[in-house]
RNA sequence: GCACUCAUAGCUCAAUCGGAUACAGCAUUCCGUUGCGGACGGAAAGGUUAGGGGUUCGAGUCCCUUUGGGUGCA
Numbered sequence: 001g002c003a004c005u006c007a008u009a010g011c012u013c014a015a016u017c018g019g020a021u022a023c024a025g026c027a028u029u030c031c032g033u034u035g036c037g038g039a040c041g042g043a044a045a046g047g048u049u050a051g052g053g054g055u056u057c058g059a060g061u062c063c064c065u066u067u068g069g070g071u072g073c074a
Base pairs, nucleotide, nucleotide: 001073002072003071004070005069006068007067010026011025012024019057028044029043030042031041032040050066051065052064053063054062
């Protein structure tokens, strides 16, 4: 330099041809339980889907570009 691939909550991840309000676990906070804690049960909060642009009635998903990680070739 070229090709492929990945980027979603603090962390690990799901999202079924492009369809409605983006899923869950861990962690955090609160409540219950407990002599106190842990564990357990319940609830809550937490998202610019890496940045920008485009296509479409509709984009996490498709296209272009930028940035970063990984793999292969040279």